[in-house]
Two RNAs folded together computationally: RNase P RNA and transfer RNA, 455 nucleotides in total.
It holds a member of the Rfam family "Bacterial RNase P class A". Gene Ontology terms of the family: dimeric ribonuclease P complex, tRNA processing and ribonuclease P activity. Rfam classes the family as a ribozyme. From the family's description: Ribonuclease P (RNase P) is a ubiquitous endoribonuclease, found in archaea, bacteria and eukarya as well as chloroplasts and mitochondria.
Model confidence (mean pLDDT): 76 of 100.
RNA sequence: CUUGCCGGACAGGCAGCCGCCCGGAAACGGGAGGAAAGUCCGGUCUCCAAAGGGCAGCGUGCCGGCUAACGGCCGGGGGAAGUGCUGGUGACGGCGCUUCUACGGACAGUGCCACAGAAAAUAUACCGCCUUGGGUUUUAAUCCGUAAGGAUUUAGCCUCGGGUAAGGGUGAAAAGGUGCGGUAAGAGCGCACCGCGGCCGGAGCGAUCCGGUCGGCAGGGAAAACCCCACGUGGAGCAAGACCAAAUAGGAGAGGAGGAGCGGCCCGCUCCGAUGAACUCUCGGGUAGGUUGCUAGAGCCGGUCAGCAAUGACCGGCCCAGAUGAAUGGCUGCCGCCCGCAAGGGUACAGAAACCGGCUUAUCGUCCGGCAAGCCUU
RNA sequence: GAGCGGGUCGCCAAGUCGGUUAAGGCGCAUUCCUGCCGAGGGUGCAUACGUCGGUUCGAGCCCGGCCCCGCUCUCCA
Numbered sequence: 001c002u003u004g005c006c007g008g009a010c011a012g013g014c015a016g017c018c019g020c021c022c023g024g025a026a027a028c029g030g031g032a033g034g035a036a037a038g039u040c041c042g043g044u045c046u047c048c049a050a051a052g053g054g055c056a057g058c059g060u061g062c063c064g065g066c067u068a069a070c071g072g073c074c075g076g077g078g079g080a081a082g083u084g085c086u087g088g089u090g091a092c093g094g095c096g097c098u099u100c101u102a103c104g105g106a107c108a109g110u111g112c113c114a115c116a117g118a119a120a121a122u123a124u125a126c127c128g129c130c131u132u133g134g135g136u137u138u139u140a141a142u143c144c145g146u147a148a149g150g151a152u153u154u155a156g157c158c159u160c161g162g163g164u165a166a167g168g169g170u171g172a173a174a175a176g177g178u179g180c181g182g183u184a185a186g187a188g189c190g191c192a193c194c195g196c197g198g199c200c201g202g203a204g205c206g207a208u209c210c211g212g213u214c215g216g217c218a219g220g221g222a223a224a225a226c227c228c229c230a231c232g233u234g235g236a237g238c239a240a241g242a243c244c245a246a247a248u249a250g251g252a253g254a255g256g257a258g259g260a261g262c263g264g265c266c267c268g269c270u271c272c273g274a275u276g277a278a279c280u281c282u283c284g285g286g287u288a289g290g291u292u293g294c295u296a297g298a299g300c301c302g303g304u305c306a307g308c309a310a311u312g313a314c315c316g317g318c319c320c321a322g323a324u325g326a327a328u329g330g331c332u333g334c335c336g337c338c339c340g341c342a343a344g345g346g347u348a349c350a351g352a353a354a355c356c357g358g359c360u361u362a363u364c365g366u367c368c369g370g371c372a373a374g375c376c377u378u
Numbered sequence: 379g380a381g382c383g384g385g386u387c388g389c390c391a392a393g394u395c396g397g398u399u400a401a402g403g404c405g406c407a408u409u410c411c412u413g414c415c416g417a418g419g420g421u422g423c424a425u426a427c428g429u430c431g432g433u434u435c436g437a438g439c440c441c442g443g444c445c446c447c448g449c450u451c452u453c454c455a
Base pairs, nucleotide, nucleotide: 001374002373003372004371005370006369007368008367009366010365012335013334014333015332016331017330018329020031021030022029023028033349037360038359040358041357042356043355044354045237046236047235048234052271053270054269055268057233058232059231060230061229062076063075064074065073066072077103078101079100080099081098082097083096084095085094086093087092104228105227109226110225112221113220126168127167128164129163130162131161133159134158135157136156137155140153141152142151143150144149176194177193178192179191180190181189195217196215197214198213199212200211201210202209203208241292242291243290244289251283252282253281254280255279262276263275265273285454286453299318300317301316302315303314304313305312306311336347337346338345339344379451380450381449382448383447384446385445388404389403390402405423406422407421408420409419410418428444429443430442431441432440
């Protein structure tokens, strides 16, 4: 310098003319976002009651911290993948960098693992290896025999049985792995190491890690299967709710207890509690108007301190949309940024609707920082 | 703005880690029967299960992101 990846900041500006909304007596001041989006999470607030508990259901799931809270964020641990260097006969490990992680439990229980394969959970023996017996063929050797021939050994084949789980095959997965020894052939059968389990000690808030010692220790996977464990969780939602005005039919029907029983009390069941014509359903009618909730906040900006960080504390400053068939705009000129020799072209995704903290998705470009690779120069 | 439901051959539609077969009907093609048509029977065709990831040996189904199509939400009495 180029390319790629990751993270952060910004998200056009000024002037004139005309046109809007809010606040204000006026002058004047203010007027879309980093995602306003998706509606995936968590809350504030309102209502159900003037009070609650339990079950079911649902959600989360390594440890510590942050936060109002969260399924979020920060830091750490375990595991996995890639890569560079490196140790070891080997199985396997050590250090660094990058990335992912839906990460409690399979010894509480019940289910599932097709096809293939001998066998897929109290599992077996297809091929193969070894071997006692029996049979058979030939080569070779030995012995007996005058010869014919017979016997034994070796090699091969077949068969009844016995041993085997090392080797091979099947599969996503098959009785821990490597090396050495041992065995008729093999096997933790024995030893060393790696792994697994128990106990003890040390470091750490903890997840966990390190060391020592004992044990041959044994068949797996998946809980984004039901489930068990720990923690959390009432339900609806601003079109929630409150008030005012108008009009009609305070219309009709059904259910509905009698004082400890029944009904309702905002998903369901139950206990408790208060309450008593509420409440629920069906048919029919009128109306679709206005005010409020409605924006001063877990707020924003700057600085200092604490902390690895997320974040918190303190000090100072600021007020920054509240529309309601829906304002925040149109035109002109100049400028900014990018491409281009110039002319010229481009300037994305996209617009508040009770409010806030996250996640996810969409996105033209510029700048800053970090990492990796390549090239050039010194 | 808020709250719910759905997406499987051309159309309508079962199926749902409850497991490795994607039913059935309409439609189309062909064939049988019939003098011919219709009806009926036989055979066949036609499926990226909205899309992209994940879990798992294996996903239409289980779990997420995105896309698309529908439904509900004034007050009085």